[in-house]
Model confidence (mean pLDDT): 83 of 100. Predicted 3D model of a 74-nucleotide RNA (transfer RNA) from Omnitrophica WOR_2 bacterium RIFCSPLOWO2_12_FULL_51_8.
RNA sequence: CGCGGGGUGGAGCAGCCUGGUAGCUCGGAAGGCUCAUAACCUUCAGGUCCUGAGUUCAAAUCUCAGCCCCGCAA
Numbered sequence: 001c002g003c004g005g006g007g008u009g010g011a012g013c014a015g016c017c018u019g020g021u022a023g024c025u026c027g028g029a030a031g032g033c034u035c036a037u038a039a040c041c042u043u044c045a046g047g048u049c050c051u052g053a054g055u056u057c058a059a060a061u062c063u064c065a066g067c068c069c070c071g072c073a074a
Stems, first nucleotide, its partner, number of pairs: 002072006010026004020057001028044005050066005
């Protein structure tokens, strides 16, 4: 230098193809249950969706450029 995959709350991942309310599991906090702890139940907080630009009424999603990570080839 070439090719492919990926970047979304603290962690792991959906959502992107087909633009229109950002969601699931775990974790955290509070409450309930219990003699108590765990488990279980309920609720809540936590997101510049990697960065910048463009298209659009509207972008996590489409286009362009860049950054980072993983793999393949060399």

It matches the Rfam family "tRNA". The family's RNA type in Rfam is transfer RNA.